[in-house]
RNA sequence: GCCGGUGUAGCUCAGUUGGCAGAGCGGGACUUUCGUAAAGUCUAGGUCGGAGGUUCGAUUCCUCUCGCCGGCU
Numbered sequence: 001g002c003c004g005g006u007g008u009a010g011c012u013c014a015g016u017u018g019g020c021a022g023a024g025c026g027g028g029a030c031u032u033u034c035g036u037a038a039a040g041u042c043u044a045g046g047u048c049g050g051a052g053g054u055u056c057g058a059u060u061c062c063u064c065u066c067g068c069c070g071g072c073u
Base pairs, nucleotide, nucleotide: 001072002071003070004069005068006067007066010025011024012023013022019056027043028042029041030040031039049065050064051063052062053061
């Protein structure tokens, strides 16, 4: 330099035919217990890497760009 993959909550990741952003774990509160753990209920947390474009509408489609991983040279 070229090609491919990946980037979504604190962490691990879902999110297909473009239409309200989710789960598990973790965090907080409460219930239960003499107390802790476990269990249960509720709850907060996101510029969907960044910029632009298409569209009534973009995490999703297109372009550019940045980080990470792999391959080729």